[in-house]
RNA sequence: ACUGGACCGGGCCAGGAUAAACAGGGUUUAAGCCCGGAGCGUUGCCGGAGGCGGCAGGUACCA
Numbered sequence: 001a002c003u004g005g006a007c008c009g010g011g012c013c014a015g016g017a018u019a020a021a022c023a024g025g026g027u028u029u030a031a032g033c034c035c036g037g038a039g040c041g042u043u044g045c046c047g048g049a050g051g052c053g054g055c056a057g058g059u060a061c062c063a
Stems, first nucleotide, its partner, number of pairs: 002015004007037005025062003032040001042057006
C1' cells in the first nucleotide's frame, strides 16, 4: 500500500485475489467489531388492498 467486517473518517481484526470469518476485550441486546457522523439494514407503532410511506429507537453494563 490492497480487499473485507452495510456507508464516510479513524481504530481494531482477518485475508491474499477471494469476500468471507469461529477474528474484532467480556456478558448482554432486534440493534449489525469499536469511537464520531449519518440513518443503509433492522426493531416497535401508525397508515395503505399492495408496492410502499410516516413517526420513534440508534443496545446496555463491566473492564
Notes
Pistol ribozyme from Candidatus Syntrophopropionicum ammoniitolerans, 63 nucleotides, folded computationally. It was read from a public genome assembly, where an Rfam model found it. The organism belongs to Candidatus Syntrophopropionicum, within Bacteria. Its Rfam family is "Pistol ribozyme". Rfam links the family to the GO term catalytic activity.